[in-house]
RNA sequence: GUAGACCUGUCCGGAGAGAUCGCGACGCACCGCGGGUCCGGCCCACUGGGCCGGCCGCAGGGCGCGACGCGACGCCGAAGGCGCAACCCGCCCGGAAACGCUCAGGCAGAAGAACGGCAGGAUCUU
Repeated sequence: GUAGACCUGUCCGGAGAGAUCGCGACGCACCGCGGGUCCGGCCCACUGGGCCGGCCGCAGGGCGCGACGCGACGCCGAAGGCGCAACCCGCCCGGAAACGCUCAGGCAGAAGAACGGCAGGAUCUU
């Protein structure tokens, strides 16, 4: 000097597959229901009355909304895990995939993400 292994990162890139269905309890006044001593507007046959809206309340109704829990079916593979073993190695030991499985995880976006890049660090090997 070069390359590799290792660690770090508010850095850059980074795939796939239902924003599925059902049930439950919870929350929220969108619809709905209810209210009168209040406010505004309009109308009538006007010492009064009616209608609409505001306002207040109700979560016992809605094929309204929201997040949560449980369950069902379908699907994905690139966290992690498990399996096969080409290969490395003279042999043993050991290592070993982005292949296979799908336990875990995931199936709008965001986040995360194997892996790659960049920056930094410390030691070792070449």
Molecule: Glycine riboswitch aptamer
Organism: Steroidobacteraceae bacterium